[in-house]
Context: one part of a larger RNA
RNA sequence: UGACGGGGGCCCGCACAAGCGGUGGAGCAUGUGGUUUAAUUCGACGCUACGCGAAAAACCUUACCUGGGCUUGACAUGCUGGGAUUAUUCCUGGGAAACCAGGAGGAUUGCCUUCGGGUGUAACCAGCACAGGUGCUGCAUGGCUGUCGUCAGCUCGUGUCGUGAGAUGUUGGGUUAAGUCCCGCAACGAGCGCAACCCUCGCUUUUAGUUGCCAUCAUUAAGUUGGGCACUCUAAAGGAACUGCCCCGGUUAACGGGGAGGAGGGUGAGGAUGACGUCAAGUCCUCAUGGCCUUUAUGCCCAGGGCUACACACGUGCUACAAUGGUCUGUACAAAGGGUAGCGAACUCGUGAGAGUAAGCUAAUCCCAAAAAACAGGCCUCAGUUCGGAUUGAAGUCUGCAACUCGACUUCAUGAAGUUGGAAUCGCUAGUAAUCCCAUAUCAGCAUGAUGGGGUGAAUACGUUCCCGGGCCUUGUACA
Numbered sequence: 001u002g003a004c005g006g007g008g009g010c011c012c013g014c015a016c017a018a019g020c021g022g023u024g025g026a027g028c029a030u031g032u033g034g035u036u037u038a039a040u041u042c043g044a045c046g047c048u049a050c051g052c053g054a055a056a057a058a059c060c061u062u063a064c065c066u067g068g069g070c071u072u073g074a075c076a077u078g079c080u081g082g083g084a085u086u087a088u089u090c091c092u093g094g095g096a097a098a099c100c101a102g103g104a105g106g107a108u109u110g111c112c113u114u115c116g117g118g119u120g121u122a123a124c125c126a127g128c129a130c131a132g133g134u135g136c137u138g139c140a141u142g143g144c145u146g147u148c149g150u151c152a153g154c155u156c157g158u159g160u161c162g163u164g165a166g167a168u169g170u171u172g173g174g175u176u177a178a179g180u181c182c183c184g185c186a187a188c189g190a191g192c193g194c195a196a197c198c199c200u201c202g203c204u205u206u207u208a209g210u211u212g213c214c215a216u217c218a219u220u221a222a223g224u225u226g227g228g229c230a231c232u233c234u235a236a237a238g239g240a241a242c243u244g245c246c247c248c249g250g251u252u253a254a255c256g257g258g259g260a261g262g263a264g265g266g267u268g269a270g271g272a273u274g275a276c277g278u279c280a281a282g283u284c285c286u287c288a289u290g291g292c293c294u295u296u297a298u299g300c301c302c303a304g305g306g307c308u309a310c311a312c313a314c315g316u317g318c319u320a321c322a323a324u325g326g327u328c329u330g331u332a333c334a335a336a337g338g339g340u341a342g343c344g345a346a347c348u349c350g351u352g353a354g355a356g357u358a359a360g361c362u363a364a365u366c367c368c369a370a371a372a373a374a375c376a377g378g379c380c381u382c383a384g385u386u387c388g389g390a391u392u393g394a395a396g397u398c399u400g401c402a403a404c405u406c407g408a409c410u411u412c413a414u415g416a417a418g419u420u421g422g423a424a425u426c427g428c429u430a431g432u433a434a435u436c437c438c439a440u441a442u443c444a445g446c447a448u449g450a451u452g453g454g455g456u457g458a459a460u461a462c463g464u465u466c467c468c469g470g471g472c473c474u475u476g477u478a479c480a
Base pairs, nucleotide, nucleotide: 001480002479003477004476005475007474008473009472010471011470012469013468015464016463019428020427021426022425023424026319027318028317029316030315031314032313033312034310035309042053043052064305065304066303067302068301069300070299073130077129078128079127080126081125082124089104090103091102092101093100094099110119111118112117132294133293135292136291137290141288142287143283144282145281146279148277153192154191155190156189157188158187159168160167161166172183173182174181198271199270200269201268203239204238205237206236207235208234209233212229213228214227217226218225242265245259246258247257248256249255321421325380326379327378328377329376330375331374337368338367339366342361343360347356348355349354387418392413393412394411395410396409397408398407434456435455436454437453438452439451440450
């Protein structure tokens, strides 16, 4: 100087408390461990692994296993020799395919030429350098990432003090979300962080008016059409909030409390943004890369299988156990997205998943598209039920070369556990929790996951003694 203390002081955080809803019990989905297996590819392991890499494992992916094949190789560059019936297309036989063997047709092909040929090359063949490796080492590395933590800290120059390691500044008194600001001070300044600058939302002005909108005038089943751009909205540029104004407190300060006006008030809300460093944290399987290993195989191609196994254990979720509910009928109100190898209306058929035909749309125009919870009415009346839907049987639909291992969905039948969950444990402070639908990426197909969008919309916070994590000062130490 740090680190540590079941030392002290001050302060903060959904850290506790106060509340609301969960997990832990059930069934299923998914990941992991274990076990099994020819293989169940590999990585990730307290917080910071476990719906994680994977924004899609039937084949492919695929790295694993079994079997069949190739050896200058699936891919790159160069050298030597050969080299114009070559590229590409098709057929036959063997084969699971890869591939092996045989055959047919065949655009195009430079230069010289004595028209005999010579020479140079592309593909290809033989050989040589080499290719290749998701093989090892993340404890050899770059890059990227997680965590402490969006915590308020981490440092430097000069000066001063100290023999020195170092100290001071950065401590102190106040204050703040903040090393934020004020005052003081052997310090005076500065840098990286904080804040602001950026994006979205909330109010408004101007500009613009189609595909959007409709107050006034006509018109229609309908903003449908004429007309209009007031309004809504869209999207570009501006304005607006600064403790600016008033009162009180405070050291006349920083600042704090209250009030006015205002769409918004004291950081307005959310996002992006992550200092010096820590964990030899994670990643050699994104990529790059040192070293090592491999080279008729640890490389490459192919078929089938596996990654989907199942006495069990754990994590994360979904659906429930019902009446604030279930079911049937009717009637409303979104936002944000996506669409031409696509989205697909209307119509017809089918109980349905869907099928047939097909309008429109490269989209503020057409389509996906029905929003659902909600509301109104009817039935159910506390039961393992008109709750719950697992499991299983049968018949189908769709995608795809192909749904056996191993897809999703539909219909009929079947109708399991489950009556609110022990010890323990998680999230959340407002348009939040809870609850309800919608969309997208991946994608041929497949979503209870992920990422976004809106609808309805609470309760509680006395307080900081305690648990956990963190910041500052101080103290002890046989620790570095």